A computed fold for a 253-nucleotide part of an RNA from a Pseudomonadota bacterium, annotated as large-subunit ribosomal RNA, domain VI. Lineage of the source: Bacteria > Pseudomonadati > Pseudomonadota.

[in-house]
Context: one part of a larger RNA
RNA sequence: CGGAGGAGACUUGAGGGGAGCUGUCCCUAGUACGAGAGGACCGGGACGGACGGACCUCUAGUGUUCCAGUUGUCCUGCCAGGGGCAAUGCUGGGUAGCUAUGUCCGGAAGGGAUAACCGCUGAAGGCAUCUAAGCGGGAAGCCCACCCCGAGAUAAGGUCUCCCUGAAGGGUCCUGGAAGACUACCAGGUUGAUAGGCUGGAGGUGUAAGCACCGCAAGGUGUUGAGCCGACCAGUACUAAUCACCCGUUUGA
Numbered sequence: 001c002g003g004a005g006g007a008g009a010c011u012u013g014a015g016g017g018g019a020g021c022u023g024u025c026c027c028u029a030g031u032a033c034g035a036g037a038g039g040a041c042c043g044g045g046a047c048g049g050a051c052g053g054a055c056c057u058c059u060a061g062u063g064u065u066c067c068a069g070u071u072g073u074c075c076u077g078c079c080a081g082g083g084g085c086a087a088u089g090c091u092g093g094g095u096a097g098c099u100a101u102g103u104c105c106g107g108a109a110g111g112g113a114u115a116a117c118c119g120c121u122g123a124a125g126g127c128a129u130c131u132a133a134g135c136g137g138g139a140a141g142c143c144c145a146c147c148c149c150g151a152g153a154u155a156a157g158g159u160c161u162c163c164c165u166g167a168a169g170g171g172u173c174c175u176g177g178a179a180g181a182c183u184a185c186c187a188g189g190u191u192g193a194u195a196g197g198c199u200g201g202a203g204g205u206g207u208a209a210g211c212a213c214c215g216c217a218a219g220g221u222g223u224u225g226a227g228c229c230g231a232c233c234a235g236u237a238c239u240a241a242u243c244a245c246c247c248g249u250u251u252g253a
Stems, first nucleotide, its partner, number of pairs: 001152001005163007015149004021049007033038001051106005059100004066093005071086006110144003117137004164252001169247004173189005194240003197236005203229003210223005
């Protein structure tokens, strides 16, 4: 831009893509078979490997935006408490997110037409013959079935609801996002929980500072599971989404 007004939602499925793997053990059964040694078809069950998809409850990582410990040095006048730098100075932990080594799930079952092959009936050719007419069986393969995309499928499909005073509606702009290179997409823009802040919770760290007491002191004890606390879950208009403009024309060749 098109699909002959606009918006929202749900669909049909032409067509395309993906997947398609396999082992061990047990039962049937020490049965059939076999002198024995050995040892099944068919059918049923359990547990795995590799591969793939999704996810983060658990386990395990990362987590230079969280907490703590600690060395040297400089600064904060000194003490105490802090801050800077030294690879995040080094070290111990760790939320969210992202992850695998973690968790869950998948290949199936079934139908149709077939290949090699196995058959039935059966002539040419009084017999025989699966084939010449006709009719069956038969693969991890083919078509469907399973999962995903999918009406630019221009043959542009279908259903439902709603709207039309430069309208319905769309955009610019702004607050943002498990969305994302940009764009797009999604949520929101005061008739508001979109982000920040604040409050509460979860979670992490592990008992802050100050003061008191004990000890000559290093230090310890109490206040105290304290203080601090990113991304998580909620609540709350305190802050910021202000105002405005542009396109689109009025029942749809």